[in-house]
């Protein structure tokens, strides 16, 4: 007084009341949640990652590449914060579950389709960003 390969583990959280209704954790009023990394401490700044989609390869799981990809003022302190503080806000992939309506369809009906969840099921006992250890007080 280093570093690596390799292995291990870890790695998303929330409907509680009240109304409407035949039916709603999905409607309404209130309430509740918040991945990594960076940076004065961040759901909203900067960047990654899940998720979607398309193209290629593989064709048993799958893997590469592009593409997409939400939302914050104000005012204090303070060298220093869209990060703390105060106060008022806004955001939340894909699928189910389909009321209220609307639409197609008929002579009427029937039958179809469209539309409601960040908090519920699902894909998920999953992968990944990353994050600790071990690798080693070894060489």
């Nucleotide at each position: 007084u280093a570093a690596a390969a390799a292995c291990u583990u870890u790695g998303g959280g929330g409907c509680g009341a009240g109304g409407u209704g035949g039916a709603a954790u999905u409607c309404c009023u209130c309430a509740c949640c918040g991945g990594c990394g960076g940076u004065a401490u961040a759901g909203u700044c900067c960047g990654c990652g899940a998720a979607g989609g398309a193209a290629g390869a593989g064709c048993u799981u799958u893997c590469u590449u592009c593409c997409c990809c939400g939302a914050g003022u104000u005012g204090g302190u303070g060298a220093a914060a869209u990060u703390c503080c105060a106060a008022c806000a806004c955001c939340g992939a894909c699928g189910g579950u389909a009321a209220c309506g609307a639409g197609u369809g008929u002579a009427a009906a029937a039958a179809c389709u469209c539309c409601a969840a960040g908090u519920c099921c699902g894909g998920a006992u999953g992968a990944a960003a990353a994050a600790a250890g071990c690798g080693a007080g070894u060489g």
The RNA shown here (FMN riboswitch aptamer (RFN element)) has 139 nucleotides.
The sequence was found by an Rfam model in a public genome assembly.
The model forms 100% of the base pairs in the Rfam consensus.